Small-subunit ribosomal RNA from an uncultured prokaryote, 1503 nucleotides, folded computationally.
[in-house]
């Protein structure tokens, strides 16, 4: 510090997710040791049991228990035991009294508050402690305990008698204290203990006294602690906007320790709030903790400060301090005891229990240390605390061994079978012993305290007491402490997660969209590095992962540090309030600002630096920091305030100018419609085509007249005006703004603008008018599968006017307002001004608008660019992923429609912007092709052949399936082929390699069987040899293995089809662009062609095109047999038959020839095109040859091949059957339907092929297929082999025929082992459909179509198929509008699996969350009432009453009772708010291939 994920790819926007850190954690697997920390985050739920606050006998009366002493009695071993008495002593239960139970400890429910933090303040109190001043005199009356009696189950209570105090109450005194009217008045105390007795008195010893010490009282200070007040900071919600009546202030009184409406009465009407009052929700606050570079964000466990609470609610008492956790009273809920009458209780103290929960410990030890309470002290108490126990909960540290060791062991995994890997790892050998274990030793935490001695203080005192020093004594829970030494032995000590990318780490097996994984993207459908296991590897390590949570990354709330033309985002537009911000110069002030200083910012923590535990964590000393607040002294530039100025901003006055600016009134012509009249006739109207409609009752058309409403052609213009919406005939009136020129004046008056108020298209609403045209709804006619639409004919609201509402628009420049600055153009246009001359339809300058282009700059790009989206400044508004949703609920507005404000649950990993390359378009342009058109001939109808589908079957083997499957694989299924079916049969196998044994091999033959096969008989002894044996072959056996037309063409190679013989497809360098990419390859011409030329930020190149190859067409050269024969000669009935010849034809080898080369024209001087000449041929003759790629195209059944599967069978053999089936449908063909023909007779002319298991002549036989026989020929020689159409004659005469030949019967021929299923052909007989073929559709542009025959491959036989060959031999092409396909450019796109695309809505089904809902049930709360425990305060006519006073009657005072006020629980009524639930219902979301349509994306077919 970033990364993954939207796309075919790119850039930016934007969300989601990940890597790092952390935790009081939990869960899963695993687990050696120690140190230091931490440990109910949930039910402030309920609690059994034990402990957690007592202490003081030096305050008191005392003596229940214990110990001692004394006395008495008894038993007796003269000193022991037992009993009794005695507070005498140590002590001490209960009680009175004092101090402390307000600290310490727990918890975070409540609280949004002076609760907390920070900084201040004045009107206060403060026990114990410290200092100072002063005092401590003299009396009195009670009461608990104890005793007696009583009530009660108990808790406890009542009565009587008696008693003490440092308990209580007066009196005296009063420096200081309090009150005061300044005269005065009021107000206190307590004593205890130790020692000495020399002086006084009794005199053992004491009293008084003295002394020491503690306690006490009054006051003044301090310290500490506490109370109160102020400023400021302190969560969310405005779908909470108004709140408040003791409320705000004053006066008087009360009240408090203390200021104060704190309380009461009266008076005034204030106080708070948009800088967020009130209300609602949530929450203890802070130092700090976690994270972060920081700013921030989240949190507030442990430790520390403050606050609040103590079963829930209320209340006071006591006290220095409480409205009191382990106190009291009352009410409530709950639990317990009970004799049913009544009582008791409060773990949010420490342990512990139940419950809740994912989850959190021992009913431990000790007061040894630190601290607290009481005490003079010893000491006692202390679940505070210190320790121990449990828990890997966290942090830190240590260990688990070290060295050597290659036969690279065994074994595992894998393999291309060679190996590789685990791996020096192990074993083996040699060492070491931390930690744990056993044994022994052994600090520190301890200071005190006590005793003795001594010195000082005090004192009359050498007592006592206090302080210091010395000696002795002596206190440890932890603790089997830390630590040290010794002993033995590698001995006791490794797991967890991950390995597709992010993200370090890969293979095998299993599984087969199943099981499963997953943080995001996504894996899994038979070769999964993603599931599960294994081997290996990576990371961390006594832990490792997962889950949850926080901050980071996230600049994704942006102060630091974001945006708003199109991604989310500028209010529809002015005016203007608060607020914010604001021109120039001067003085002053010092609020902001800045410097120094002071106080504070607790400690701990963080950071730095020392020290102590062996290190570290941890502990500890010091420093820094604590960015803050406050006070004070200064500065005066800037901002603010203030004073008086200025004119550049803004405004006013004067003169002009342009304008659809606004409002009202009037007025004009054209046109539509309607009405009246004339003329005039049969249609008019409307459409893609029609129909509805209208018209003989006279329309449309045309002429004249009239009525009425609405809108204003031309001018008219990226022209004008207005803030926007918007404004268009002409005239008048009223009125707003802008611009301009020159002066004068005011003197910052300015800008923006939350709320507010105004304007605001169209549609819509209300009332009243008006209504020509147009026209939602509606009706009819068409279209259509449907057509509630598009089209047509009608037509009502409405459109118009007046008044009043509505308040929204793609209200758009998708661009808020104001101001300044920053290149321009010979470029336009509107309004004004100035100057110039050549006076014009002129030129120049300037200003205010309005446009195009464009520099710098900006932008993701597109684009913007002085009219900014540039550079700055001011203020306002708005945005934060998509959907849900601009929706629900609530509020406001509205007559309604609705508008405005505006969520959440849930769901997805995207949604969206710009640009790029393709593809596509019922987009455009250019061009091509038998693509259409023009023609010729077919198919589709018939019969048959053949292939396919379907069906059937035991099997009808398999594959091919739009073009590009279907006379295709198959150049040929009777058996074989053959892969299928049935039956029989074999298991190392039919064929291959290796091993062992035997035998030559082979040949002939018998029996059984459908055959394979089985069982026999006979014959035969080979070749080489080193004599051991070997090679080939046959048979048997064993196991390795064979075998598979079994699966996967979506694992593959190879081959092939197709777009398409279409003209395209790319690269290097350069340039442009952030980039994908572009350029080149586009453009102008031209071509069959990306063919060529020109132009050009491109220059070149490659694969394609063309050419090179074969063949055809002309000629030449060479060669001359089997071919040829002109000339010469011979010969025949005839024939190149023969001698010869090499001219010609032919054959087959090599050349020539054609290149737009020449001429003319067109073109741009090019490329090229057109025409012509010459030429056998003239601008492509035909073939082979198929760019980058597309279709997961076809083929595992040609072959090869990975993987999987079968192995007495999915392999092998044999026989028979099937592939030939047959209601049907389709493709491809043949033959026809006839006279351009059929039939009969005669007659002519090819080319290319094939031939020895072959072609076969002549001859003979048969009507014929064919047979007999065999000359010749391994072929320019012989044979197949008669070419046919044609030509010349004849016949038939338009008919189901002398057309057509299917089908069937009979008889044959040939091939073959065998023609039944199931061959071809011949003869005789039979003579079906069919009379030119619906919709639709195919081929062909010249030696082509059409037509005619011939040959070959396959093959024993079997073509209408296929591949070739020649003969005869046309018609037509105006042209590119249309159909199909293709190429280039351009355009749009929401497509990229690419239009066979994408995608919308209803309905049906399932699930989920949510709104409404008659209501129902809880919580909180307002208002109005009722009620009134305990308590406090006030009152008091009742009862009672120790201290004081008294005139002795009583009084003062007090207690109880009663009563008033306040008030908790509780109750009623009526509202508000919130949560849950609810028959039914609304929309929403998500789901597999559901239904109906086809709305959007292309002109998406009606933009």
């Nucleotide at each position: 510090a970033g990364a993954g994920u939207u796309u075919g790819a790119u850039c930016a926007u934007g969300g989601c997710u990940c890597a790092g850190a952390u935790u009081g954690a939990a869960c899963g697997c695993u687990g050696g040791c120690g140190g230091u920390a931490u440990g109910c985050u949930u039910a402030a739920c309920a609690c059994a049991u034990g402990c957690a606050a007592g202490u003081c006998g030096a305050a008191c009366g005392g003596u229940a228990a214990c110990a001692g002493g004394a006395g008495c009695u008894a038993g007796c071993u003269u000193g022991c035991u037992a009993g009794c008495u005695u507070g005498c002593u140590g002590a001490c239960g209960a009680g009175u009294g004092g101090c402390g139970g307000a600290c310490g400890g727990g918890u975070g429910a409540g609280u949004a508050a002076c609760g907390c933090g920070u900084a201040g303040g004045a009107a206060u109190c403060u026990a114990c402690c410290u200092u100072u001043c002063g005092g401590c005199g003299g009396g009195g009356g009670a009461u608990a305990g104890c005793c007696c009696g009583g009530a009660g189950a108990a808790a406890u209570c009542c009565g009587g008698a008696u008693u003490a105090a440092u308990a209580c109450c007066g009196c005296a005194u009063a420096c200081g204290c309090c009150c005061u009217a300044c005269g005065g008045g009021g107000g206190a105390a307590a004593c205890g203990a130790g020692g000495c007795c020399a002086a006084u008195c009794c005199u053992u010893g004491g009293a008084a006294g003295c002394u020491u010490u503690g306690a006490c009282c009054g006051a003044a200070a301090g310290a500490u602690g506490a109370g109160c007040c102020u400023a400021u900071g302190u969560c969310u919600g405005a779908u909470u906007a108004g709140c408040u009546u003791g409320u705000u202030g004053g006066u008087a009184g009360g009240g408090u320790a203390a200021a104060a409406g704190c309380c009461u009465a009266c008076c005034a009407a204030g106080g708070c709030a948009a800088c967020g009052a009130u209300c609602a929700g949530u929450a203890g606050c802070u130092g700090g903790u976690c994270u972060g570079a920081g700013a921030g964000g989240a949190c507030g466990a442990u430790c520390a400060g403050c606050c609040a609470c103590a079963c829930u609610g209320g209340g006071a008492c006591u006290g220095a301090g409480a409205c009191a956790c382990g106190g009291c009273c009352c009410a409530g809920a709950c639990u317990c005891c009970u004799a049913c009458g009544g009582g008791a209780g409060g773990c949010a103290g420490c342990a512990g229990u139940g419950g809740g929960g994912a989850a959190u410990a021992u009913u431990g030890g000790a007061c040894a240390a630190u601290g607290g309470g009481c005490g003079c002290a010893a000491g006692c108490c202390u679940g505070a605390u210190c320790c121990a126990g449990c828990a890997a909960u966290a942090c830190c540290g240590c260990g688990g061994g070290u060295g050597u060791g290659a036969a690279g062991a065994a074994g595992g995994g894998u393999u291309u079978c060679g190996g590789c890997u685990c791996g020096u790892a192990a074993a083996g050998c040699a060492c070491u012993u931390u930690c744990a274990g056993c044994g022994a030793g052994g600090a520190g935490g301890a200071a005190a305290g006590g005793a003795a001695g001594u010195a000082g203080g005090u004192u009359a005192a050498u007592a006592c007491c206090c302080u210091g020093c010395u000696u002795c004594u002596g206190u440890g829970a932890c603790g089997u402490u830390a630590c040290u030494c010794g002993c033995a032995g590698a001995a006791g000590a490794a797991g967890c997660a991950c390995c597709g990318g992010c993200u370090a780490a890969c293979u095998c097996c299993g599984u087969g969209c199943g099981a499963g994984c997953a943080g995001c993207c996504g894996c899994g459908g038979u070769a999964a590095u993603a599931c599960g296991g294994a081997g290996g590897g990576u990371g961390c390590a006594a832990g490792c992962g997962u889950u949850a949570a926080u901050g980071g990354g996230a600049a994704u709330u942006a102060c630091u540090g974001g945006g708003c033309g199109u991604a989310a985002a500028g209010c529809g537009c002015g005016c203007g309030u608060a607020g914010g911000c604001g021109g120039a110069a001067u003085g002053u002030u010092a609020a902001g600002u800045c410097u120094c200083a002071u106080g504070u910012g607790a400690a701990a923590g963080c950071c730095c630096u020392g020290g102590g535990c062996u290190c570290a964590a941890c502990c500890u000393g010091g420093g820094a920091a604590u960015u803050g607040c406050a006070u004070u002294c200064g500065a005066a530039a800037c901002u603010g305030g203030u004073a008086g100025u200025c004119u550049a901003g803004a405004g006013u006055a004067u003169g002009g100018u342009a304008g659809a600016g606004g409002a009202a009134a009037g007025u004009g012509g054209a046109a539509u419609u309607c009405c009246c009249g004339g003329u005039g006739u049969a249609g008019c109207g409307g459409u893609g085509a029609a129909a509805u409609g209208u018209g003989u009752a006279g329309a449309u058309c045309u002429c004249g007249g009239g009525a009425g409403g609405a809108a204003c052609a031309u001018c008219a213009g990226u022209g004008g005006c207005g803030a926007a919406g918007g404004c268009g005939g002409c005239u008048u009136u009223c009125u707003g703004g802008a611009c301009u020129a020159a002066u004068a004046c005011u003197g910052a008056c300015a800008c923006u603008g939350a709320g507010g108020g105004g304007c605001g298209a169209a549609a819509g609403c209300g009332u009243g008018g008006g209504u020509a045209g147009c026209a939602a709804a509606c009706a009819g006619g068409a279209u259509u599968a449907g057509a509630u639409a598009c089209c047509c004919u009608g037509g009502u609201a409405g459109u118009c006017c007046a008044c009043g509402c509505c308040c929204u628009a793609a209200a758009c420049g998708a661009u808020g307002u104001c101001a300044a600055c920053u290149a321009g153009u010979u470029c336009g246009u509107u309004g004004g001004g100035a100057g110039g001359c050549u006076u014009g339809a002129c030129c120049u300058c300037u200003u205010a608008g309005u446009g195009c282009c464009g520099a710098a700059g900006c932008u993701a790009a597109c684009g913007c660019g002085u009219u900014a989206a540039g550079u700055u400044c001011u203020c306002c508004g708005c945005c934060u992923g998509g959907g849900g949703a601009g929706u629900a609920c609530g509020g406001u507005c509205g007559c309604a429609a609705g508008a405005u404000u505006a969520a959440a649950a849930c769901u997805c990993a995207a949604a969206g912007a710009a640009a790029u390359u393709g593809a596509c378009g019922g987009g455009g342009g250019c061009c091509c092709g038998c693509a259409c058109a023009a023609g010729c001939g077919g198919u589709g109808g018939a019969g048959c052949a053949u292939g396919u589908g379907g069906u059937u079957u035991a099997a009808u083997u398999c594959g091919a399936u739009g073009c590009a499957a279907c006379g295709c694989g198959a150049a040929a299924a009777g058996c074989c082929u053959u892969a299928c079916c049935u039956a029989c049969c074999c298991u190392u196998g039919a064929a291959a390699u290796c091993c062992u044994c035997g035998g030559a091999a082979g040949c002939u033959u018998g029996u059984a069987g459908a055959g394979a096969u089985a069982c026999g008989a006979g014959u035969g002894u080979g070749c080489c040899u080193u004599c051991g044996g070997g090679a080939a072959c046959c048979g048997a056996g064993u196991g390795a293995c064979a075998g598979g037309u079994g699966c996967u063409g979506c694992a593959u190679g190879g081959c092939u089809g197709u777009c398409g013989u279409c003209a395209g497809c790319u690269c290097g360098u350069g340039u442009c662009g952030u980039g994908a990419g572009a350029u080149g390859u586009u453009g102008g011409g031209u071509u069959a062609a990306g063919u060529c030329c020109c132009g050009u930020a491109a220059c070149g190149a490659g694969c394609g095109c063309a050419a090179c190859c074969c063949u055809u067409g002309u000629c030449c050269u060479u060669a001359u047999u089997u071919g040829c024969c002109a000339g010469c000669a011979c010969g025949u009935a005839a024939u190149g038959g023969u001698g010869g010849g090499a001219a010609c034809u032919u054959u087959a080898a090599g050349g020539a020839g054609a290149c737009u080369g020449c001429c003319g024209g067109u073109g741009a001087c090019a490329a090229a095109c057109c025409g012509g000449a010459g030429g056998a041929a003239g601008g492509u003759g035909g073939g082979a040859c198929g760019a980058c790629g597309u279709c997961a195209a076809g083929u595992c059944a040609u072959c090869a091949u990975g993987g999987c599967c079968c192995u007495u069978a999915u392999g092998a053999g044999u026989a028979g059957g099937g592939c030939u089936a047959c209601a049907c449908a389709c493709g491809u063909g043949c033959u026809a339907c006839a006279a351009u023909g059929g039939c009969c007779g005669g007659u002519a002319c090819a080319g290319a092929g094939g031939g020895c298991a072959g072609c076969a002549a002549g001859a003979c036989c048969g009507c014929g297929a064919g047979g007999u026989g065999g000359a010749g020929c391994a072929a320019a020689u012989c044979c197949c082999a008669g070419a046919a159409a044609g030509c010349c004659g004849g016949u038939c005469g338009u008919a189901g025929u002398c057309c057509g030949g299917a089908u069937u019967g009979g008889a044959g021929u040939c091939u073959g082992c065998a023609a039944c299923u199931c061959g071809a052909c011949u003869c005789c007989a039979u003579g079906a459909a069919g009379u030119c073929g619906g919709a639709a559709u195919c081929g062909c542009u010249a030696g082509u179509a059409a037509u005619c025959g011939c040959g070959a491959a396959u093959c024993a036989g079997a073509a209408u198929g296929u591949c070739g060959c020649g003969g005869u031999g046309a018609a037509u092409a105006c042209g590119u509008u249309c159909c199909c396909g293709g190429g280039c450019c351009u355009u749009g796109u929401a497509c990229a699996c690419a239009c066979c695309g994408c995608c919308c809505g209803u309905c049906a089904c399932a699930c989920c969350a949510u709104g409404g809902g008659a209501g129902u049930g809880g919580g909180u709360u307002g208002c109005a009432a009722a009620a009134g425990a305990a308590g406090u305060g006030g009152g008091u006519a009742g009862a009672c009453u120790a201290a004081c006073c008294u005139u002795u009657g009583g009084g003062a005072g007090g207690u109880c009772g009663c009563u008033c006020a306040c008030c908790a629980c509780u109750u009623u009524g009526u509202g508000a708010u919130u949560c849950a639930u609810g028959a039914c219902u609304g929309g929403g979301g998500u789901g597999a291939a559901g239904u109906c349509g086809g709305a959007a994306c292309a002109a998406g077919g009606u933009a």
The sequence is in RNAcentral, with records from ENA.